[in-house]
Context: one part of a larger RNA
């Protein structure tokens, strides 16, 4: 230093940026570190190899290999360094274009609740069937008028848009990516990416609002052999809004990120080109069915789980256990690093 692996058997970090380290495009020229070839010196002795003499063993002699360091003469095709140069990878501008991408501020309607007023009169509500509840102190319904909070109906699609989480009434204003395209420009500026930074769904937590509807917890009423449930009446924290932590999910495509390479055929979205053929050619994404290949099947199959390269993360029998124990983070709850004895 050398294994096999990661969609479902164990294994891809939730996601991105990006230091450090690794790895890298195409022509030239230069240099001779690496690399290579050749020679020389070295490598004690014993010992190891072959010879040769004797042998029961022990032993004498001759000879040969010996990685590697050291010197010296050369080679220049890969790595590495210096110079020059290129454009096709990376970017930048230009001229189109889409699209729930993020933020702020305004604002619209339909609904449910309440509350004021009018009509009206014995019931409403709710189940499987009921009851708990509401109501002659006038509900339930029904007409107008008021306040408030919350989601945003049809469009609405396997659609779109974003690194993930995620984004969805209408509009201002700012912002961030992306896509085309016979268009200029620059000149390898790349790609991954330990350590370290942002973001990161819900629950929850502080602080101060807001609080229609829904609604753990709680209580009530049915169910039942019980019913600490499922059903039903109520209902507090929560869910919303500012601000600050947590930082975790089946964070899934259970499939890292990036580059080329490789049989079709349908469908959509956004461009571009041809120009009228309900066509055809080409980018960039979304999806259906498939060859060859691969894979334990199952399935994947130009958006690979194929062929082949960089680089990081993880894995190594089951259970004990994602625990103890130390540690760092958190206001907690807990988050992260993460064993062992024992036992099958």
């Nucleotide at each position: 230093c050398u294994a096999g692996g990661c969609g479902u058997a164990a294994a891809g970090g939730g996601c991105a940026c990006g230091u450090a380290g690794g790895c890298g495009g195409u022509g030239a020229a230069u240099c001779g570190g690496g690399u290579u070839g050749a020679a020389a010196a070295u490598g004690a002795a014993a010992g190891u190899c072959g010879c040769c003499a004797a042998a029961a063993a022990c032993u004498a002699g001759c000879g040969g290999a010996a990685u590697g360091a050291u010197c010296u003469c050369g080679a220049a095709a890969c790595c590495a360094a210096u110079u020059c140069a290129c454009u096709u990878g990376a970017g930048u501008g230009a001229g189109a274009c889409a699209g729930a991408g993020a933020a702020u501020a305004g604002u619209g309607g339909a609904a449910u609740u309440u509350c004021a007023u009018g009509u009206g009169u014995a019931g409403g509500g709710g189940u499987g069937a009921a009851a708990u509840c509401c109501a002659c102190a006038g509900a339930u319904c029904u007409a107008c008028g008021a306040a408030g909070g919350a989601a945003u109906g049809c469009c609405a699609a396997a659609a779109g848009c974003a690194a993930a989480g995620g984004c969805a009434g209408c509009u201002c204003u700012c912002u961030a990516g992306g896509u085309c395209c016979c268009u200029a420009c620059c000149g390898a500026u790349g790609c991954u990416a330990g350590g370290g930074u942002a973001c990161g769904a819900a629950a929850g937590c502080a602080u101060g609002g807001g609080g229609a509807a829904c609604g753990a917890a709680c209580a009530g009423g049915a169910u039942u052999a019980g019913a600490u449930a499922c059903c039903c009446u109520a209902g507090u924290a929560g869910u919303c809004c500012a601000u600050g932590c947590c930082g975790u999910a089946a964070a899934c495509g259970a499939u890292a990120a990036g580059u080329g390479u490789u049989c079709g055929c349908c469908c959509u979205u956004g461009g571009u080109c041809u120009a009228u053929g309900u066509g055809g050619a080409u980018c960039a994404g979304g999806g259906g069915c498939c060859u060859a290949g691969c894979u334990a099947a199952u399935g994947u199959g130009u958006c690979a789980a194929a062929c082949a390269c960089u680089c990081u993360g993880c894995c190594u029998g089951g259970g004990g256990a994602g625990u103890a124990c130390g540690g760092u983070c958190g206001u907690a709850a807990g988050a992260c690093c993460a064993a062992a004895a024992c036992u099958c």
Molecule: small-subunit ribosomal RNA, central domain
Organism: Ehretia macrophylla